[in-house]
RNA sequence: GGGGGAGUAGCUCAGUGGAUAGAGCAACUGCCUUCUAAGCAGUCGGUCGCGGGUUCGACUCCCGCCUUCCCCG
Numbered sequence: 001g002g003g004g005g006a007g008u009a010g011c012u013c014a015g016u017g018g019a020u021a022g023a024g025c026a027a028c029u030g031c032c033u034u035c036u037a038a039g040c041a042g043u044c045g046g047u048c049g050c051g052g053g054u055u056c057g058a059c060u061c062c063c064g065c066c067u068u069c070c071c072c073g
Stems, first nucleotide, its partner, number of pairs: 001072007010025004018056001027043005049065005
């Protein structure tokens, strides 16, 4: 230099044009328990990497950039 994958909650990930963006774990609160853990119920937590474009509508499609991983040279 060329090609490809990934970027969504604190962490691991789902969601690939349409309704309010979800799950597990973590955190917090309550119940239970002599206490802790476990269990049960609930709560909090998101500029969907950044900018632009297409569209009635974009996490999703297109373009550029950034970060990271792999391959070729």
This is a predicted structure of a 73-nucleotide RNA (transfer RNA) from a Puniceicoccales bacterium. Rfam family: tRNA. By type it is a transfer RNA. Taxonomically the source falls in Puniceicoccales (Bacteria, Pseudomonadati, Verrucomicrobiota, Opitutia). The coordinates come from a structure-prediction model, not an experiment, and the mean pLDDT is 81.